[in-house]
RNA sequence: CAACUUGACACACCUGCACCGAGGGAGCCGGGGAACCACCAAUUGGGGUGAAUCGGACUCGUCCCGCCCAUGGACGCGGCCCGUAGGAGACCUUCCUGCUCCGAACCCGUCAGCUAACCCGGUAGGCGAGAAGGAAGGAAAGG
Numbered sequence: 001c002a003a004c005u006u007g008a009c010a011c012a013c014c015u016g017c018a019c020c021g022a023g024g025g026a027g028c029c030g031g032g033g034a035a036c037c038a039c040c041a042a043u044u045g046g047g048g049u050g051a052a053u054c055g056g057a058c059u060c061g062u063c064c065c066g067c068c069c070a071u072g073g074a075c076g077c078g079g080c081c082c083g084u085a086g087g088a089g090a091c092c093u094u095c096c097u098g099c100u101c102c103g104a105a106c107c108c109g110u111c112a113g114c115u116a117a118c119c120c121g122g123u124a125g126g127c128g129a130g131a132a133g134g135a136a137g138g139a140a141a142g143g
Stems, first nucleotide, its partner, number of pairs: 001024001004023004009016002027123006037113001045111001046108004054083003058079002060076005086102004091138007
């Protein structure tokens, strides 16, 4: 998207699509998948969506060393903090200044580099108007 289909529904009927269900399509987004190129690897498994990576301190548990003294080290997808790559903030993009926040979670299942043709999937749920200022360029609305 009803100048898409169908069910239910509405209607005396022709019909209708306000709401609802099941599908389909558009737009947007994601994954798989040749050649060429790239990578040489291979349980330390590997990979995907996403901004969500990395580091440190304290504490708890376990183990090791030691137990004369002094303590120290390793492990944990533990607990709790402080930072951090990166990300968000109301028309859009870029630059400058600043403020407030996020810096998670989930999935595939031994398997996937890129990748034309081709194939597959998502488009749920929840919340919200306290929305920064300056410069430049656009878009839209109004006159």
A computed fold for a 143-nucleotide RNA from Streptomyces armeniacus, annotated as c-di-AMP riboswitch aptamer (ydaO/yuaA leader). Model confidence (mean pLDDT): 75 of 100. NCBI's taxonomy places the organism under Bacteria, Actinomycetota, Actinomycetes, Streptomycetaceae, Streptomyces.